[in-house]
Context: one part of a larger RNA
RNA sequence: UUGCAGUUAAAAAGCUCGUAGUUGAACUUUGGGCUUGGUUGGCCGGUCCGUUUUUAUGACGUGUACUGGUCCCAACCGAGCCUUUCCUUCUGGCUAACCAUCCUUUCGGGGGUGGCGAACCAGGACUUUUACUUUGAAAAAAUUAGAGUGUUCAAAGCAGGCCUUUGCUCGAAUAUAUUAGCAUGGAAUAAUAGAAUAGGACGUUUGGUUCUAUUUUGUUGGUUUCUAGGACCAUCGUAAUGAUUAAUAGGGACGGUCGGGGGCAUCAGUAUUCAAUUGUCAGAGGUGAAAUUCUUGGAUUUAUUGAAGACUAACUACUGCGAAAGCAUUUGCCAAGGACGUUUUCAUUAAUCAAGAACGAAAGUUAGGGGAUCGAAGAUGAUCAGAUACCGUCGUAGUCUUAACCAUAAACUAUGCCGACUAGGGAUCGGGUGUUGUUUUUUUAAUGACUCACUCGGCACCUUACGAGAAAUCAAAGUCUUUGGGUUCUGGGGGGAGUAUGGUCGCAAGGCUGAAACUU
Numbered sequence: 001u002u003g004c005a006g007u008u009a010a011a012a013a014g015c016u017c018g019u020a021g022u023u024g025a026a027c028u029u030u031g032g033g034c035u036u037g038g039u040u041g042g043c044c045g046g047u048c049c050g051u052u053u054u055u056a057u058g059a060c061g062u063g064u065a066c067u068g069g070u071c072c073c074a075a076c077c078g079a080g081c082c083u084u085u086c087c088u089u090c091u092g093g094c095u096a097a098c099c100a101u102c103c104u105u106u107c108g109g110g111g112g113u114g115g116c117g118a119a120c121c122a123g124g125a126c127u128u129u130u131a132c133u134u135u136g137a138a139a140a141a142a143u144u145a146g147a148g149u150g151u152u153c154a155a156a157g158c159a160g161g162c163c164u165u166u167g168c169u170c171g172a173a174u175a176u177a178u179u180a181g182c183a184u185g186g187a188a189u190a191a192u193a194g195a196a197u198a199g200g201a202c203g204u205u206u207g208g209u210u211c212u213a214u215u216u217u218g219u220u221g222g223u224u225u226c227u228a229g230g231a232c233c234a235u236c237g238u239a240a241u242g243a244u245u246a247a248u249a250g251g252g253a254c255g256g257u258c259g260g261g262g263g264c265a266u267c268a269g270u271a272u273u274c275a276a277u278u279g280u281c282a283g284a285g286g287u288g289a290a291a292u293u294c295u296u297g298g299a300u301u302u303a304u305u306g307a308a309g310a311c312u313a314a315c316u317a318c319u320g321c322g323a324a325a326g327c328a329u330u331u332g333c334c335a336a337g338g339a340c341g342u343u344u345u346c347a348u349u350a351a352u353c354a355a356g357a358a359c360g361a362a363a364g365u366u367a368g369g370g371g372a373u374c375g376a377a378g379a380u381g382a383u384c385a386g387a388u389a390c391c392g393u394c395g396u397a398g399u400c401u402u403a404a405c406c407a408u409a410a411a412c413u414a415u416g417c418c419g420a421c422u423a424g425g426g427a428u429c430g431g432g433u434g435u436u437g438u439u440u441u442u443u444u445a446a447u448g449a450c451u452c453a454c455u456c457g458g459c460a461c462c463u464u465a466c467g468a469g470a471a472a473u474c475a476a477a478g479u480c481u482u483u484g485g486g487u488u489c490u491g492g493g494g495g496g497a498g499u500a501u502g503g504u505c506g507c508a509a510g511g512c513u514g515a516a517a518c519u520u
Base pairs, nucleotide, nucleotide: 004491005490006489007472008471012488014359016357017356021352022351023350025245026244031083032082033081034080035079036078037077038076039075040074041073042072043069044068045067046066047065048063049061050060051059052058088125089124090123091122092121093120098115099114100113101112102111103110104109129191130190131189132186133185135183136182144175145174148158149157160169161168162167201238202237203236206234208232209231211229212228213227249349250346251345252344254341255340257338258337262334263333264332265331268312269311272308273307274306275305276304277303279301283294284293320327321326364405365404366403367402368401369400374398378394379393380392381391416487417486418485420479421478423463424462425461428458429457430456431455432454433453434452437450438449439448467474468473493520494519495518502513503512504511505510
């Protein structure tokens, strides 16, 4: 590993990218025919045996018995040849069988010559490379399993057993021994290489260039040629000459769209607070009830304006977009994206991912800006046994923004990502196709908007349960003890503890990594 679990019990990294790693679509010789060998079984015989009435011929039986026959049948295992079908090849040697031929013969055969190759010697030239699997050698013994054997049985031990006694004789098996290595048969499966700027393959070709040097020219030496063998180039010829599909995998191009996706600028809306002006006059605030608080210096309230900084109501939904965090006034600009459509293109480019990287609510930190509202801290009024809380009135940091940090959340669907399959339904969003439908009128068109049907891709929902689950529930949490599609991460009783310590990151706060003693 086989073979756990991860919605809620411990456990899916917040999210995406991404290297190593792991995994990765289909396709290339399959089929057919002929010949032939072996094994087993059936079938038919024979021999031996048994039963039966054995006189004989028979009949029956299968018997772990022995043996033969089959172009009778069946199954299995091979070998050769042909169907476009290299199975390494070449040079010698030896030639086994076979063919042709000659001689001989006691008619079994024996010998010679010339031709076949593979049955093996030994020498070149070449060779895609592995994994896998078969068989074998090799792999200490003891141990283990296990054969034999009356240690009196047994655990053990490797002994022992037989006569006729001066001997004879059986043993001391066998198996297992996995990785690596060696040899060997197979060629399915999984990789790998090959001919695309042909610098490709062959050769009965034909030129060149270049290298090597055995033998022979009486001998030795030099040079050159012939000849033999490499290599390279050109030329000619041969060939079915050489590019697999186009994955309900993926990438790219194109098309019309779609969206509260992003960035920058611009515009609007009411509310709030404040200010100015204005009308009125005794209260206003606030609460469970009050009080703190503000008020003839006119509060609260009314009206007309202005300023500021936030926010974006209703429309707003089991709707949309985005990797997540998240995103909602108008308009413009900028780049991006999904889905859909496509008789477009490339052709494995892919999936998931240690390391590493980008983004990452709120709070918090640093430096500016801005400070309307709300408002940790703080101050107060209440309440209360107490209240350093809940309620009320103020109110600093903050809340907003720019530039930098921080990197965490019940960052939740508490459910990793990719792929396949398994069930019925109606809605809805986006694209597309179709339609004797409706409406829009200019009379019919064309559009556009609807209706209907289908179809891809979304967010969800309803009903069921073949299925799953401890259940709640779940079309995934199904296709799991009938356990294997690929891949990453995490968990192993409760506390101690996300603590200590070390490392690292951070200005800090803290983050990441992360125990043990002890206890139960």